[in-house]
RNA sequence: GCACGCAUAGCUCAGUUGGUGAGAGCGUACGGUUCACAUCCGUAAGGUCCCUGGUUCAAAUCCAGGUGCGUGCA
Repeated sequence: GCACGCAUAGCUCAGUUGGUGAGAGCGUACGGUUCACAUCCGUAAGGUCCCUGGUUCAAAUCCAGGUGCGUGCA
């Protein structure tokens, strides 16, 4: 330099063909349970879906460019 893949909550990730509240587990806070702690149960908070632009009635999802990381080739 070229090709391909990945980027979504604090962490690990799902999200299939664009479609109507953006999710799970872990973690965190609060409550229940206990003499107390742990376990268990319930509730809640937490997101510019990497950035910019475009297409569309509608984009995490499609298109273009960029950034970061990884793999392969030279």

About this RNA
Predicted 3D model of a 74-nucleotide RNA (transfer RNA) from a Candidatus Berkelbacteria bacterium. The prediction has a mean pLDDT of 81. The organism belongs to Candidatus Berkelbacteria, within Bacteria. Its Rfam family is "tRNA". It is annotated as a transfer RNA.